The RNA shown here (transfer RNA) has 73 nucleotides and comes from Polaribacter sp. It matches the Rfam family "tRNA". Its family is annotated with triplet codon-amino acid adaptor activity in the Gene Ontology. Rfam classes the family as a transfer RNA. The RNAcentral record of the sequence draws on ENA.
RNA sequence: GAACCUAUAGCUCAAUUGGUAGAGUAUUCGACCGAUAAUCGAAUGGUUGCAGGUUCAAGUCCUGUUAGGUUUA
Numbered sequence: 001g002a003a004c005c006u007a008u009a010g011c012u013c014a015a016u017u018g019g020u021a022g023a024g025u026a027u028u029c030g031a032c033c034g035a036u037a038a039u040c041g042a043a044u045g046g047u048u049g050c051a052g053g054u055u056c057a058a059g060u061c062c063u064g065u066u067a068g069g070u071u072u073a
Base pairs, nucleotide, nucleotide: 001072002071003070004069005068006067007066010025011024012023013022019056027043028042029041030040031039049065050064051063052062053061
């Protein structure tokens, strides 16, 4: 220098090939218990790495770019 992969909640990861962004865990509150743990319920939490484009509609498609990783010269 070239090619490919990854980036989504504090953390670990989904999202059916464009149609309302979710789960587990964590945190807070409540229930249960003599008390704690465990268990159960609820709440909180996102400009989908960044900047543009296409579209009625983009995490998803297109372009550029940043970071990390793999391969190759």